[in-house]
Molecule: small-subunit ribosomal RNA
Organism: uncultured prokaryote
RNA sequence: UGGCGAACGGGAGAGUAACGCGUGGAAAACCUACCAUUCGAGUGGGGGAUAACACUUCUAACGGAGUGCUAAUACCGCAUGAAUCGGAAAGUCGCAUGGCUUUCUGGGAAAGCGGGCCUCUACAUGUAAGCUCGUGCUCGAUGAUGGUUCCGCGUCCCAUUAGCUUGUUGGUGGGGUAAAGGCCUACCAAGGCGACGAUGGGUAGCCGGCCUGAGAGGGUGUCCGGCCUCACUGGGACUGAGAUACGGCCCAGACUCCUACGGGAGGCAGCAGUCGAGAAGCUUCGGCAAUGGGCGAAAGCCUGACCGAGCGACGCCGCGUGAGCGAUGAAGGCCCUUGUGGUUGUAAAGCUCUGUCCAGGAGGGAAUAAAGCACCAUGACUAAUACUUGUGGUGUCUGAAGGUACCUCCAAAGGAAGCACCGGCUAACUCCGUGCCAGCAGCCGCGGUAAUACGGAGGGUGCAAACGUUGUUCGGAUUUACUGGGUGUAAAGGGUGCGUAGGCGGCCUUGUGUGUCGGAGGUGAAAUUCAGUGGCUCAACCACUGAACUGCCCCCGAAACUGCAGGGCUUGAGUCCGUGAGAGGAUGGCGGAAUUCCAGGUGUAGCGGUGGAAUGCUUAGAUAUCUGGAAGAACACCGGUGGCGAAGGCGGCCAACUGGGCCUGUACUGACGCUGAGGAACGAAAGCCAGGGGAGCGAACGGGAUUAGAUACCCCGGUAGUCCUGGCCGUAAACGAUGGGCACCAGAUGUGGGAGGUAUCGACCCCUCCUGUGUCGCACUUAACGGAUUAAGUGCCCCGCCUGGGGAGUACGGCCGCAAGGUUGAAACUCAAAGGAAUUGACGGGGCCCCGCACAAGCGGUGGAGCAUGUGGCUUAAUUCGAUGCAACGCGAAGAACCUUACCUGGGCUUGAAUUGCUGGGUAAAGGCGUAGAGAUACGUCCUCCUUCGGGUCCUUGGACAGGUGCUGCAUGGCUGUCGUCAGCUCGUGUCGUGAAAUGUUGGGUUAAGUCCCGCAACGAGCGCAACCCCUGUCCUUAGUUGCCAGCACGUAAUGGUGGGAACUCUAGGGAGACUGCCGGUGACAAACCGGAGGAAGGUGGGGAUGACGUCAAGUCAUCAUGGCCCUUACGUCCCGGGCUACACACGUGCUACAAUGGCUUGUACAAAGGGUUGCGAACCCGCGAGGGGGAGCCAAUCCCAAAAAGCAAGCCUCAGUUCGGAUUGUAGUCUGCAACUCGACUACAUGAAGUCGGAAUCGCUAGUAAUCGUGGAUCAGCAUGCCACGGUGAAUCCGUUCCCGGGCCUUGUACACACCGCCCGUCAAGUCAGCCGAAUUGGUUGCACCCGAAGUCGUUGAGCUAACCCGUAAGGGAAGCAGGCGCCGAAGGUGUGGCUGGUGA
Repeated sequence: UGGCGAACGGGAGAGUAACGCGUGGAAAACCUACCAUUCGAGUGGGGGAUAACACUUCUAACGGAGUGCUAAUACCGCAUGAAUCGGAAAGUCGCAUGGCUUUCUGGGAAAGCGGGCCUCUACAUGUAAGCUCGUGCUCGAUGAUGGUUCCGCGUCCCAUUAGCUUGUUGGUGGGGUAAAGGCCUACCAAGGCGACGAUGGGUAGCCGGCCUGAGAGGGUGUCCGGCCUCACUGGGACUGAGAUACGGCCCAGACUCCUACGGGAGGCAGCAGUCGAGAAGCUUCGGCAAUGGGCGAAAGCCUGACCGAGCGACGCCGCGUGAGCGAUGAAGGCCCUUGUGGUUGUAAAGCUCUGUCCAGGAGGGAAUAAAGCACCAUGACUAAUACUUGUGGUGUCUGAAGGUACCUCCAAAGGAAGCACCGGCUAACUCCGUGCCAGCAGCCGCGGUAAUACGGAGGGUGCAAACGUUGUUCGGAUUUACUGGGUGUAAAGGGUGCGUAGGCGGCCUUGUGUGUCGGAGGUGAAAUUCAGUGGCUCAACCACUGAACUGCCCCCGAAACUGCAGGGCUUGAGUCCGUGAGAGGAUGGCGGAAUUCCAGGUGUAGCGGUGGAAUGCUUAGAUAUCUGGAAGAACACCGGUGGCGAAGGCGGCCAACUGGGCCUGUACUGACGCUGAGGAACGAAAGCCAGGGGAGCGAACGGGAUUAGAUACCCCGGUAGUCCUGGCCGUAAACGAUGGGCACCAGAUGUGGGAGGUAUCGACCCCUCCUGUGUCGCACUUAACGGAUUAAGUGCCCCGCCUGGGGAGUACGGCCGCAAGGUUGAAACUCAAAGGAAUUGACGGGGCCCCGCACAAGCGGUGGAGCAUGUGGCUUAAUUCGAUGCAACGCGAAGAACCUUACCUGGGCUUGAAUUGCUGGGUAAAGGCGUAGAGAUACGUCCUCCUUCGGGUCCUUGGACAGGUGCUGCAUGGCUGUCGUCAGCUCGUGUCGUGAAAUGUUGGGUUAAGUCCCGCAACGAGCGCAACCCCUGUCCUUAGUUGCCAGCACGUAAUGGUGGGAACUCUAGGGAGACUGCCGGUGACAAACCGGAGGAAGGUGGGGAUGACGUCAAGUCAUCAUGGCCCUUACGUCCCGGGCUACACACGUGCUACAAUGGCUUGUACAAAGGGUUGCGAACCCGCGAGGGGGAGCCAAUCCCAAAAAGCAAGCCUCAGUUCGGAUUGUAGUCUGCAACUCGACUACAUGAAGUCGGAAUCGCUAGUAAUCGUGGAUCAGCAUGCCACGGUGAAUCCGUUCCCGGGCCUUGUACACACCGCCCGUCAAGUCAGCCGAAUUGGUUGCACCCGAAGUCGUUGAGCUAACCCGUAAGGGAAGCAGGCGCCGAAGGUGUGGCUGGUGA
């Protein structure tokens, strides 16, 4: 040079919504190198070149150029050639095109090489012709393999993408291909696709499989396997059996690199590796030993395929980090606990063992290796023991992993445990810290001083070489519902009917065999999954076998149902004859009442309107009234859950026109039916356009009122409109919030229309049936409410619609509209709900009934004055603290000069002023006196205890501890206030309801009462009510001192003073009495109420005590108790002094007044209930008086406080800031007390303020009450206008329940449940987020038109060039080609104009 390979193997998923993939078919429309059938035939004879090479030469390089030589299985003619192929003819077959067989004719091929042998021939040794074997080559056949093409079915989202298409659809001729075909071309025709979703846009490689799920499904396509597509981006062909070719070529583009600037080179989505991007992803390893591939005859060569190793807990699996015994239940714990103690925990220590597939050391040590090669034996081929080859045997060579797996030995418990969680879901709990901070959080939600929820700790729970977090998918979710949902009120029935496509469809019969069913066959690759078995020590993993792969295709069979075709039927549907109802529609005409206006008459001062007024009208004559006229609109009574209509809707009368329904008859047609996406039609009111009309009414608007305002409600006016004609609009709570049709499933009772029957002289009544329209109600249904033959029941058919709330029926786009707007209809963002029905409460400027000094009717006050007292505020060193609407404010406080006392200033103490132990010490301490001091205290002095002898009392040292009126009443107990002495609050059992709940307890009466009676699916019971208890009112009885005194007696100036009495009063024990018991009436004959009798008292006789379940986080840590926190030479404790007593002011509660019903003076009468020995304190004396002296009597029915006062009698005052009123101030006193300065009460004299009855507002009281008058007590040394209690005098008024307040029962509405002091809406302000519009600006993608036109195929030209073949001796020519030119197509690029979609954006 030549041949084969390089189209395999390896990588990636950009593109692709497609016959790309999957599955099943078809090719009678095809190709297939190497391979097989030792298939058939052949392999003859020539020719001309050329590379390598050599020489010369150009170039920076890449790479060329020229000359010369040569070979082939390279290249080119010739010969032969069955079959194939082209043409023609005949026969035969099939499934349309057509296939097969036979004959004739035309064209048409090749290449040799290697080994061996002489049987035949030649030379005659051995070679060659030859023979033989192998391997090539050529033409064919068949097969296999691989491919190509076509077809059925399946294969994502958007309709806010609805119309798309001109080579488009088909035909004829031609071309092209391996091959059918508009694949291409010329001509002809005008088709083709699409609501069963075309076209367009978005997204995406498809599948076996994988994840999930009970399944049906949903999600997904990494690894392994099949197919497709791609190889820097786009276009193109060449070679070849095969490519339109990852590591080939040409062109264009972008990028990188080299350059001498002329020009060149390149393509890791191969294996490693680098850079970049990113939250994120490995070694520039070993080897061809095995498996596989290519070439070769083979040895062998190549192989980042592959086999191995490395890195990464990325996943799955296995193993280890030890096992047994061991209680002084050790120590330690910033663990817990009131304490003994508990827990960590047999855990540790300690003792005894073991040595694993961990790790370490030493030794041994595989399988993966069979082939190949050499020799021997034997078989095949052959002439042959050659060659080649099959089988068997012997020998030999080959290991990357790797001295690895595995085995043995040694040593040693040794080197080897973490992570999350512990409020519920969800297994696991305490302490400390923090204090709505820091933080947690999957959902609900934790955290504001006792956090099992934050952070830490101890302990515990769960997993474990991992554990958590984040992301994603399925599940749960019957929450897109095929399996398997709904639509009256929760989201959801179209406003209504007509009707197209579609879906569904009566009875009988025949056929067919579409669906359907049975059987058989083919296919459904392997791997995976599942089952069984086997191999690595197990497992993961791997292997074998089976099942399965629910699908598709083909054949045979069945014929009930469905479909299709034929025939028939009448019950569905429709037609016909007859009767009859109706505000059904539309047109025209007519009518009366009323309103307003106009004209005229009468007539005079108002009318009208309202809650009350005003604006308005009216002396220019209104309103009123009479007569006449005009105009428009609407049709009283009848009139009716009556009628008609598809809905909207329809109402005077008459006429003609017209739609529908009912009933009766049963003549006709013969399934003609039901529903109905789109579609077209109808469609209240308002609104719009044009032209009329306009009486009343009446948006807008004007005026008057109301009101804080009143752009409203009310009033006076009033324009569009309301009315008619024509045309738009197309919506409503267009509602029965209930789509249409058919069938079935208890009834009762009204009413409209019709028919039949019975009966009658007739009409009703009555009975039956059909069709409308209501009410009630069973089964059934419903979340409940409710529905219930007019279904929301039970079924079938068809349509519309729904899928958390808001954003939003909004934005954008489309369609419709003159406009208003309608229709279709999102997303971002945001919330954890929004919603339905029912329940219990609470609430209502909802309803019914009822009660209360709640209002009303009265009496007296407060609010104005002065003072007292409490509070707020202010002040202060401190003005201690608490109580704060009713229900704090003469409250805690029944009594602050010191004390109290908690506060402040100052001075002291520190085991403490007081309590309980322990320890050491002590004879003192206490007490008296003195000194210093403001005192506490200190110092000095005097004095010196009891004893059962153990000690005790007492003092002192130390240490446990004390102490706190410091905080939290929102950590608590107890106690209390309040609703409220209101009549309520509950339970058991039963019943009813899915349930919350209900019933009882509601209802009819009645009561002060849930008091009682009756009724009742309730029957009973409890806490409350009432009664039982106390005081008081009448009587009886018992008792008779300190009380009493009728009769008897004594005595006195007088007195129960005395004897005496026991009658009366009284005292204090016991009893009686009142129960609606009696009478009359009313009432359901009940409960009860009204009236009456009797009675001291009459219907609870009057008063008290007594306070249900609960509410107010009501009050109180300062009565007490108490958890937690805080202070400990002080936040404890002692002491002196001060303060709580302040004072511009505001409020509450009171006292005293303002006077003549009074004040003052004098005289005089009558209580009750209490208290008294640290006490009450008489007589008498003194003092003007407070008081002092005095001391009788009394531990109290004995004595004392103690005088009661108002009252009554008399006198003065005479209406005034007074003989009212007494504040304030001065002086002098008294008393208590250690002490009256801050800061007591009282007395006397003097002083003599405000105040002449009180604004808005507000309080108490219904009978021995209000009002008024005095008396006592507690506290207490003293201090009372307060509080608690006592009696004296002693009223007025209650029609009544409309209103205010509070309460009770029933009922109703509710979007409230912290419960109306609730809930909640909108604007605005500041900041922030998302969306829409938006002048403009900047990208992507795509359509159309045109320009330019590379490479290249094809066509054409080819005068230039050319070895093979032909003619020719030659020159030359021909044939066949090449370069070049031209043409069609043609990528990128350019220009213009559109569509779609992003970014930015004032």